[in-house]
RNA sequence: GGGCCUUUAGCUCAGCCGGUUAGAGCACUCCUCUGAUAAGGGAGUGGUCCUGCGUUCGAAUCGCAGAAGGCCCA
Repeated sequence: GGGCCUUUAGCUCAGCCGGUUAGAGCACUCCUCUGAUAAGGGAGUGGUCCUGCGUUCGAAUCGCAGAAGGCCCA
């Protein structure tokens, strides 16, 4: 220098052939259960979907530019 992949909640990830207006598990908070703890059950908190611009009636999803990380080639 060239190519490919990844980036979504505190963590691990799904969603990525555009449209019910963003989800799961774990973690955290509260309640329940117990003599108590753990486990179990119920409820809840938490995200400008890496950034910017664009396409579109509508973008986490498509396009362009950039950033960070990883792999391969030179």
The RNA shown here (transfer RNA) has 74 nucleotides and comes from an Anaerolineales bacterium. NCBI's taxonomy places the organism under Bacteria, Bacillati, Chloroflexota, Anaerolineae, Anaerolineales. Its Rfam family is "tRNA". By type it is a transfer RNA. The RNAcentral record of the sequence draws on ENA.